Transfer RNA from a Holophagales bacterium, 73 nucleotides, folded computationally.
[in-house]
RNA sequence: GCCAACUUAGCUCAGCUGGUAGAGCGGCUGAUUCGUAAUCAGCAGGUCGCAGGUUCAAAUCCUGUAGUUGGCU
Numbered sequence: 001g002c003c004a005a006c007u008u009a010g011c012u013c014a015g016c017u018g019g020u021a022g023a024g025c026g027g028c029u030g031a032u033u034c035g036u037a038a039u040c041a042g043c044a045g046g047u048c049g050c051a052g053g054u055u056c057a058a059a060u061c062c063u064g065u066a067g068u069u070g071g072c073u
Stems, first nucleotide, its partner, number of pairs: 001072007010025004019056001027043005049065005
């Protein structure tokens, strides 16, 4: 220098053919317990890496760009 994959909650990851973003773990509150853990119920937490475009509507499609990983030279 070239090619490919990935980037979504604190962490690990889903998200189908474009239609108002979710799970598990973790956190907080409550119940239970003599207390802790476990269990159960509830709650909070996201400009979907960034910028632009297409569209009535974009995490999703297109362009550019940044980062990470792998491969080639």
Its Rfam family is "tRNA". By type it is a transfer RNA. Taxonomically the source falls in Holophagales (Bacteria, Pseudomonadati, Acidobacteriota, Holophagae).